[in-house]
Context: one part of a larger RNA
RNA sequence: GCCGGCGAGUUACCUUUUGCGGCCAGGUUAAGCGCUUCAGGCGCGAAGCCGCAGCGAAAGCGAGUCUGAAUAGGGCGAUUUAGUCGCAAGGGGUAUACGCGAAACCAAGUGAUCUACCCAUGGCCAGGUGGAAGGGGAUGUAAUGAUCCCUGGACGACCGAACCCACAAACGUUGAAAAGUUAGGGGAUGAGCUGUGGGGAGGAGUAAAAGUCUAAUCAAACUUGGAGAUAUCUCGUUCUCUCCGAAAUAGCUUUUGGGCUAGCCUCGAGUUAUUGUUUUGCGGGGGUAGAGCUACUGAUUGGAGAUAGGGGGCCACCAGCCUGCCUACUCCUACCAAACUCCGAAUACCGCAAAAUCUACCUCGGGAGUAAGACUACGGGUGAUAACAUUCGUGGUCAAAAGGGAAAGAACCCAGAUCGUCAGCUAAGGCCCCCAAUUCCUGCUCAGUUCGAAAGGAAGUCGGAUUGCUGUGACAAUCAGGAUGUUGGCUUAGAAGCAGCCACCAUUUAAAAAGUGCGUAAUAGCUUACUGAUCGAGCAGUUCGGUGCCGAAAAUAAACGGGAAUAAGCAGGAAGCCGAAGCUACGGAUGAUCCGGACACCGGACCCAGGGCCCGCGCGGAAUUUGCGCGGGGUCUUCGGUCCGUUGUCCGGGUCGUGGUAGGAGAGCGUAGCAGUCCGCGUCGAAGCGAUACGGAAACGAGUCGUGGAGCGUCUGCUAGUGAUUAUGCCGGC
Numbered sequence: 001g002c003c004g005g006c007g008a009g010u011u012a013c014c015u016u017u018u019g020c021g022g023c024c025a026g027g028u029u030a031a032g033c034g035c036u037u038c039a040g041g042c043g044c045g046a047a048g049c050c051g052c053a054g055c056g057a058a059a060g061c062g063a064g065u066c067u068g069a070a071u072a073g074g075g076c077g078a079u080u081u082a083g084u085c086g087c088a089a090g091g092g093g094u095a096u097a098c099g100c101g102a103a104a105c106c107a108a109g110u111g112a113u114c115u116a117c118c119c120a121u122g123g124c125c126a127g128g129u130g131g132a133a134g135g136g137g138a139u140g141u142a143a144u145g146a147u148c149c150c151u152g153g154a155c156g157a158c159c160g161a162a163c164c165c166a167c168a169a170a171c172g173u174u175g176a177a178a179a180g181u182u183a184g185g186g187g188a189u190g191a192g193c194u195g196u197g198g199g200g201a202g203g204a205g206u207a208a209a210a211g212u213c214u215a216a217u218c219a220a221a222c223u224u225g226g227a228g229a230u231a232u233c234u235c236g237u238u239c240u241c242u243c244c245g246a247a248a249u250a251g252c253u254u255u256u257g258g259g260c261u262a263g264c265c266u267c268g269a270g271u272u273a274u275u276g277u278u279u280u281g282c283g284g285g286g287g288u289a290g291a292g293c294u295a296c297u298g299a300u301u302g303g304a305g306a307u308a309g310g311g312g313g314c315c316a317c318c319a320g321c322c323u324g325c326c327u328a329c330u331c332c333u334a335c336c337a338a339a340c341u342c343c344g345a346a347u348a349c350c351g352c353a354a355a356a357u358c359u360a361c362c363u364c365g366g367g368a369g370u371a372a373g374a375c376u377a378c379g380g381g382u383g384a385u386a387a388c389a390u391u392c393g394u395g396g397u398c399a400a401a402a403g404g405g406a407a408a409g410a411a412c413c414c415a416g417a418u419c420g421u422c423a424g425c426u427a428a429g430g431c432c433c434c435c436a437a438u439u440c441c442u443g444c445u446c447a448g449u450u451c452g453a454a455a456g457g458a459a460g461u462c463g464g465a466u467u468g469c470u471g472u473g474a475c476a477a478u479c480a481g482g483a484u485g486u487u488g489g490c491u492u493a494g495a496a497g498c499a500g501c502c503a504c505c506a507u508u509u510a511a512a513a514a515g516u517g518c519g520u521a522a523u524a525g526c527u528u529a530c531u532g533a534u535c536g537a538g539c540a541g542u543u544c545g546g547u548g549c550c551g552a553a554a555a556u557a558a559a560c561g562g563g564a565a566u567a568a569g570c571a572g573g574a575a576g577c578c579g580a581a582g583c584u585a586c587g588g589a590u591g592a593u594c595c596g597g598a599c600a601c602c603g604g605a606c607c608c609a610g611g612g613c614c615c616g617c618g619c620g621g622a623a624u625u626u627g628c629g630c631g632g633g634g635u636c637u638u639c640g641g642u643c644c645g646u647u648g649u650c651c652g653g654g655u656c657g658u659g660g661u662a663g664g665a666g667a668g669c670g671u672a673g674c675a676g677u678c679c680g681c682g683u684c685g686a687a688g689c690g691a692u693a694c695g696g697a698a699a700c701g702a703g704u705c706g707u708g709g710a711g712c713g714u715c716u717g718c719u720a721g722u723g724a725u726u727a728u729g730c731c732g733g734c
Stems, first nucleotide, its partner, number of pairs: 001734006011095013026050003032044004054061002064076004098236002101233001105226006117199008125190001127159003130155001134151006163187003167184001169182003202218001204214002239668006249262005263370002265367006275360001276357009290343001291341002297337002302332004307328004311323004373398010403414003418588004423584003429578003432563003438575007450565001456550002460547010477534005483507003488502003513528001517526002589658012602645006609638007616630004669723001671720006678713001680712002688707005694701002
């Protein structure tokens, strides 16, 4: 990992609601006792509980009572009578309370055979080296000190085995080993290593101190118990179908991944009211969008002013002048505002009326879940008019929605899947091939633009508008001229059209600047403006629109659906077609509702027949009573019939529905056992297992054959250890 088995809302009591049943202004027994076919029961037992009356703290009073001085007002009640006891089911509570799961806490014990420290008593340390104190001798001295030689053997001394350690490389890392191996390394007479025996322990020991060690366990050991601790957390929670179907919000919360109440869902009961919803019309309030501002508050562009005040400058003083400064004012002009408004919509909201819908609204009660939302469009805030950002509002979708489109895709576009069909029509989107479906017309594009992008740039190209020049010859090109005073004056070393400053005249001319650019040290030289000739028809701008080009650098092709395409691109137009679980057609299932029919139950009315009771008469009898018979009336009731109504089931038809997570409601299937039933099945073969093309909407159920070899089923009820792909589930097998 797979397969098989096991594996999670139970039980007791209390309480509440619903359904069913008994009795009913009452209902009911508990313990206990008796009887019994000893087993399921039957009977007795009224203590107690709930209800029938409330109010008050209470005494207490009582359809009232409390407060109060009150015969006031007010509060709670009555006026408006249904309970109670069982059974079942849905909830709540107390208990482990759907299952598994802590980290921990406490108590009582067990551990120092591991390890840390201590105590007692033993053991061990090859070999080599250095050579302290002390001692002896010699030399030397007045005597010492001193020097030399010998001896000596100190040392947390040196080198290095055993022994101890663990600095460190490689290997090992499902190991040979739950800490090792091998080579190297450190200590190795010491605070050394080690044997044996002993000591102290869990908030305690021990510790040359690392929170180390205390039996592979240590920021509080291990074992058992409290104990199924608790878990606002995670995971898991087992058959089917039908109807409806959410929320991710508000308030409060030591509250923010939890709760409580409300909102939104579901089920039941009730109310039927011009309650709800939609549309239209009418009537309202508003201060948003927009707009505006000599209409306020504030912000704000430029100009003008023989306006006013201040600052600065000039001025001896006085008087005054200037101002590129500040403020205010007047006029013209431009402009802004969530916390500006002289104005002011569309929507939305409220009310009234009509129409449509037909209970959708509302009230009461049972059961929930939700209270982490996401993207998108629009209106805002925060942010950077950033974010698949964040936070509000309104709508949509997803969540809880499949199908078609967007190559692929929760949230975009189209569209809401009851089931079947080898039928049809459409939506979005498409129609060259992949790939279902296409042709035509008119333009544009040459960039593979199409198939990613800005400011900005450019005689790309198409179309529109407009200005100027133009047969008195434009524009371009070619040929020719482009001169003189003069090298203008100044400046300068120089300045001659052309470094710079000033001025910019005049003459000859068809025209020609006191010079457009290049150039020289300065001249020179080239050129332009300007003019003539040649040529002979449009030329030069400005602007608007369409469509292309550049701008364009990133990490695999890939800012590709592929192929490819000059249309199969872009724009406009025409007519078709394809295309979905949408719509239609035909058939089936099912829910709700309406209509019709049948049946059943209940209620009411009527008819017929019978019976009971009351009254009368007759017989029997002494007699009330009683028994029998007859008659009539009243009343009650039963069977049957007819009609009406309620409810339920079935059948037929009409209409509208049938996506669905959490969740609510309903109907079923299967498993095990019990009671009854089928005078059920079974060695002429039960259960189980295997095969199989059958039935049912599903859970599932038959038939037949084989195997197997002894039990099993149908139906009606009841009871539950009742359903497993998942809990890093448990056990077993492989």
Notes:
Large-subunit ribosomal RNA, domain II from a Phycisphaerae bacterium, 734 nucleotides, folded computationally. It matches the Rfam family "Bacterial large subunit ribosomal RNA". Gene Ontology terms of the family: structural constituent of ribosome and ribosome. The prediction has a mean pLDDT of 82.